[in-house]
RNA sequence: UGAGUAAACCGGGUAGUCGCAGGGGAACCUGAAAAUUCUCCUGAGGAAAGUCCGAGCUCCAGAGAGCAGGGUGCUGGGUAACGCCCAGUGGGGGUGACCCCAAGGAUAGUGCCACAGAAAUAAACCGCCCUAUUUCAAACUGGAAUGGGGUAAGGGUGCAACGGUGCGGUAAGAGCGCACCAGCGGCUGGGAGAUCAGUCGGCUAGGUAAACCCCACCCGGAGCAAGACCAAAUAGGAGGGAGAUGACGUUGCACGCAGAUUCCUCGGGUAUGGUCGCAAGAGGUGUCAGGCGACUGGCAUCCACAGAUAGAUGACUACCGCCUCGAAUUAUGCGAGGAACAGAACUCGGCUUACAGGUUUGCUCAAUAU
Numbered sequence: 001u002g003a004g005u006a007a008a009c010c011g012g013g014u015a016g017u018c019g020c021a022g023g024g025g026a027a028c029c030u031g032a033a034a035a036u037u038c039u040c041c042u043g044a045g046g047a048a049a050g051u052c053c054g055a056g057c058u059c060c061a062g063a064g065a066g067c068a069g070g071g072u073g074c075u076g077g078g079u080a081a082c083g084c085c086c087a088g089u090g091g092g093g094g095u096g097a098c099c100c101c102a103a104g105g106a107u108a109g110u111g112c113c114a115c116a117g118a119a120a121u122a123a124a125c126c127g128c129c130c131u132a133u134u135u136c137a138a139a140c141u142g143g144a145a146u147g148g149g150g151u152a153a154g155g156g157u158g159c160a161a162c163g164g165u166g167c168g169g170u171a172a173g174a175g176c177g178c179a180c181c182a183g184c185g186g187c188u189g190g191g192a193g194a195u196c197a198g199u200c201g202g203c204u205a206g207g208u209a210a211a212c213c214c215c216a217c218c219c220g221g222a223g224c225a226a227g228a229c230c231a232a233a234u235a236g237g238a239g240g241g242a243g244a245u246g247a248c249g250u251u252g253c254a255c256g257c258a259g260a261u262u263c264c265u266c267g268g269g270u271a272u273g274g275u276c277g278c279a280a281g282a283g284g285u286g287u288c289a290g291g292c293g294a295c296u297g298g299c300a301u302c303c304a305c306a307g308a309u310a311g312a313u314g315a316c317u318a319c320c321g322c323c324u325c326g327a328a329u330u331a332u333g334c335g336a337g338g339a340a341c342a343g344a345a346c347u348c349g350g351c352u353u354a355c356a357g358g359u360u361u362g363c364u365c366a367a368u369a370u
Stems, first nucleotide, its partner, number of pairs: 001366010012320007020043008045341001049352002052350005057223004064255001066253002069219005074088005089103001090101004104214002109212002111208003125155002127151011163181006182204002184201007227276004237266006249257002283302008322338005
């Protein structure tokens, strides 16, 4: 210098004018308020998004035991909790920095494995070997047909054919024996563990669990349109049905609990009624300590850090900054144009997805120079 990799961060700035939302103060008015006017303060994000996980909070028995169902799935740790995060183990990719992995169990059982192939789990189609009978040529012996037996070394099929390669061995073969390799199991040692190293045993019967299933652990349901309060306000009314032989509820079932209402239709009043929930929280920042780290603890400090209910957070002007283009012309000025993804709605912790342009740091590879 170029290419890459991991992580952190920014997401235009300043001033003025006008406007919107919330809140504080003052004036005016009043019995008290509201309204109005003036003034001051605050007012979107790194993802506010998708609503995919996990919680808080609320209601239903202060949520109960069981079955069914669902979720998670290497180990250890962190956390309020998690399917998240950290550290490691194993496997895969990359020259490397580094990245990726739904990564329990296939000797508990069942199922499935298209086409091809004799056969898809314990296999004989071709081939090879031994043998009996018959037959042909016949000197040894050889060939053919049929039957019996052995054989997984060779051929063929297939994603996959009953560990692989080689040597020995054999009638031909075969872990039958041996060496090396792969796997499995035992033992010994290291480690908290996943697991690693060594050694022994021929122990070697495919794959598939994002097929049923088995094992371990976790899970009650509904959600701020939750829910509480105010007012005559799921009102009151009419018709029909069920109900102490237990309705309704407990959001799959049957228990258990609880104990008098409840369902359907018609018709009707007030309104998209108001107040709260609802903005101070597993909070931010700094510092010290513990820990490899995620994170935790102590101390200090900050908080009118948005709060609407059809939903405010905007528009314009000037200057500066950034990017692109143009003509000058060589370090700057001039002119024109442009500026991502997206927008809170009960609140947090995560994940995922979108994103113009830019900044910083660690590391890797290559080339060059000293």